[in-house]
RNA sequence: UUCAUGUCGCCCUAGGGUUCCGCCGCCGAACAGCGGGUCUGGUCCGAGAGGGCAGGUCGGCCAGCAGUGCACAUAGGCCGGCUCACACGGAGGGACAAAAGCCCGGGAGAU
Repeated sequence: UUCAUGUCGCCCUAGGGUUCCGCCGCCGAACAGCGGGUCUGGUCCGAGAGGGCAGGUCGGCCAGCAGUGCACAUAGGCCGGCUCACACGGAGGGACAAAAGCCCGGGAGAU
């Protein structure tokens, strides 16, 4: 210097707002309607630097069924290694109803 490879996975939590539900208030005979997230909550969103489980890859080991035949490459199971070392971080912008530790972003910057 060049090439290839190096999970954009799922569940949860910290956290988040207010589309829906609930709750509260107004109004009303009632249904409905309006307002409130400075309403604990349910649905919902949700971490590179939070947790867990999978997946991938490499190495080793395991093993026939049946009586026509099929299989032996492959697929599968178990154990272990790596993926998983380290990680301070704005402002501003973006999406969904809206916001956020989500995305821009292991960014800018700092060391």
A computed fold for a 111-nucleotide RNA from Bifidobacterium breve, annotated as Guanidine-I riboswitch aptamer. The coordinates come from a structure-prediction model, not an experiment, and the mean pLDDT is 79. Taxonomically the source falls in Bifidobacterium (Bacteria, Bacillati, Actinomycetota, Bifidobacteriales). The sequence was found by an Rfam model in a public genome assembly.